Predicted 3D model of a 72-nucleotide RNA (transfer RNA) from Alistipes sp. UBA936. Taxonomically the source falls in Alistipes (Bacteria, Bacteroidota, Bacteroidales, Rikenellaceae). Rfam family: tRNA.
[in-house]
RNA sequence: GGUUCCAUAGUUCAAGGGAUAGAACGGAAGUUUCCUAAACUUCAAAUACAGGUUCGAGUCCUGUUGGAACUA
Repeated sequence: GGUUCCAUAGUUCAAGGGAUAGAACGGAAGUUUCCUAAACUUCAAAUACAGGUUCGAGUCCUGUUGGAACUA
């Protein structure tokens, strides 16, 4: 250089073009307890960036950025 793959909460992962983008762990508050832990309830938190297609895009297309694999 070429080809292919990946990028979603703090972390690990879901989400076959259409409910308010969910779960676990983690974080915050509350209940309980003499205190802590555990348990229960509630809350906050994300689609790498820029365009395009579509009534509708995390999902499809193009480019960029970052990472990985193979290859000369």